Record summary: Model confidence (mean pLDDT): 85 of 100. Predicted 3D model of a 362-nucleotide part of an RNA (large-subunit ribosomal RNA, domain IV) from a marine metagenome. Rfam family: Bacterial large subunit ribosomal RNA.
Context: one part of a larger RNA
RNA sequence: CUCGUUAAGGAACUCGACAACUUGGCCCUGUAACUUUGGGAUAAAGGGUGCCCACGAGGUGAACUCUAUUUACUAGAGGGAUGCCUUUGUGGGUCGCAGCGAAGAGGCUCGGGCGACUGUUUAUCAAAAACAUAGGUCUCUGCUAAGCCGAAAGGCGAUGUAUAGGGGCUGAUGCCUGCCCAGUGCCGGAAGGUUAAGGCGACUUGUUCGGUGUGUUUCGGCACACCAAAGCUCGUUUCCGAAGCCCCGGUGAACGGCGGCCGUAACUAUAACGGUCCUAAGGUAGCGAAAUCCCUUGUCGGGUAAGUUCCGACCCGCACGAAUGGCAUAACGACCUGAGCGUUGUCUCAACGAGGUACACG
Numbered sequence: 001c002u003c004g005u006u007a008a009g010g011a012a013c014u015c016g017a018c019a020a021c022u023u024g025g026c027c028c029u030g031u032a033a034c035u036u037u038g039g040g041a042u043a044a045a046g047g048g049u050g051c052c053c054a055c056g057a058g059g060u061g062a063a064c065u066c067u068a069u070u071u072a073c074u075a076g077a078g079g080g081a082u083g084c085c086u087u088u089g090u091g092g093g094u095c096g097c098a099g100c101g102a103a104g105a106g107g108c109u110c111g112g113g114c115g116a117c118u119g120u121u122u123a124u125c126a127a128a129a130a131c132a133u134a135g136g137u138c139u140c141u142g143c144u145a146a147g148c149c150g151a152a153a154g155g156c157g158a159u160g161u162a163u164a165g166g167g168g169c170u171g172a173u174g175c176c177u178g179c180c181c182a183g184u185g186c187c188g189g190a191a192g193g194u195u196a197a198g199g200c201g202a203c204u205u206g207u208u209c210g211g212u213g214u215g216u217u218u219c220g221g222c223a224c225a226c227c228a229a230a231g232c233u234c235g236u237u238u239c240c241g242a243a244g245c246c247c248c249g250g251u252g253a254a255c256g257g258c259g260g261c262c263g264u265a266a267c268u269a270u271a272a273c274g275g276u277c278c279u280a281a282g283g284u285a286g287c288g289a290a291a292u293c294c295c296u297u298g299u300c301g302g303g304u305a306a307g308u309u310c311c312g313a314c315c316c317g318c319a320c321g322a323a324u325g326g327c328a329u330a331a332c333g334a335c336c337u338g339a340g341c342g343u344u345g346u347c348u349c350a351a352c353g354a355g356g357u358a359c360a361c362g
Stems, first nucleotide, its partner, number of pairs: 001355006008348002012346001017343001025049005034039001036172001050094006056087005064078005069072001095099001107341007114333002119131002135170007147156003173328004178258003183255002185251005192246003198240002201237003206232002210227007259277005286320001287317001298314005
């Protein structure tokens, strides 16, 4: 290390009955709450089990007998072999400690939580209350569908067609699913406001055809300054100019949200009641120290000799609450949790034995 046995006790062990033990097949009896009437259920709880003999029961059905006539290798009825087969039946006997004689083969019950269930998952520390699920609901999509893959061609969707397909949330079933559209999102609307590129026009910058002035001239012009058309160009601006946004409505099984203070009843306490402030609206039903409660081992009751766990209540919900679903729920679960019966080397408390392994000595 892997096994076997154990006095008395029997969970006192321990986080926890982990591990081990118990139970176990088949036949008969019997079987509760609850329930979606299918289940629960092998519920639970009891009894039997080998071999031999006799009898009974069921089956098979020869010889033989009788009857009939279309006298045939016929049909029907009876019959029951020193037969044969089966027996989960009854009685008697018999052996052992022990009869499903070895092996293989459910421990059970009660309460609660979570998840309806079968299923799926972290290959290699997590199998679960996580995921999925049927069912529910919202939404998109009229077919060259929506959506998805792909520079594209093309493909999937689908050789389908709204009883179809995609997406979101919820998660059997039962009873239900309250209030808020102020914010955000989505849907609808179009009167008004705002508004891009762009456009008509006006003004403006630069450029110069031209004009004027001065100087000069070989009288042809040339140079400089100023003004300045059209075109092009720089910029400013009135107006026109979609969707969007502002705006107006709707929408919660869309994202989400669902108050505070003060007073008041003929003991006290409490407050059905009243006042006031704020809000879009102030949490409805149901549940509640809960997988959610900090204070907290809340308080009361139950169970124990003794119970931070457990169950039933209470409600003061730090910080439950209605498809991020609420509350119940039979059945189911290698799930989590509390209790009991049975059983045991888990323990009181350890002992002996078997086979291995390591080390030491020889």